[in-house]
Molecule: transfer RNA
Organism: Atopobiaceae bacterium
RNA sequence: GCCCUCUUAGCUCAGUGGAUCAGAGCGUUCGCCUCCGGAGCGAAAGGUCGCAGGUUCGAAUCCUGUAGAGGGCACCA
Numbered sequence: 001g002c003c004c005u006c007u008u009a010g011c012u013c014a015g016u017g018g019a020u021c022a023g024a025g026c027g028u029u030c031g032c033c034u035c036c037g038g039a040g041c042g043a044a045a046g047g048u049c050g051c052a053g054g055u056u057c058g059a060a061u062c063c064u065g066u067a068g069a070g071g072g073c074a075c076c077a
């Protein structure tokens, strides 16, 4: 220098043939239960999907640029 993959809730991830309200587990908070509880049951809060633009009636999903992380190749004969 070139190529590929990843970036979504506090953490680990799913969703990536464009349209249903953006989800799961863990964690957190509240309630129930309980002698108590960190066990069990129920509920809630929490994200404008790395960032910026573009296409579209409509974008987490397509396109362009860019940042960060990981990997491969090249650079020598």
Stems, first nucleotide, its partner, number of pairs: 001073007010026004028044005050066005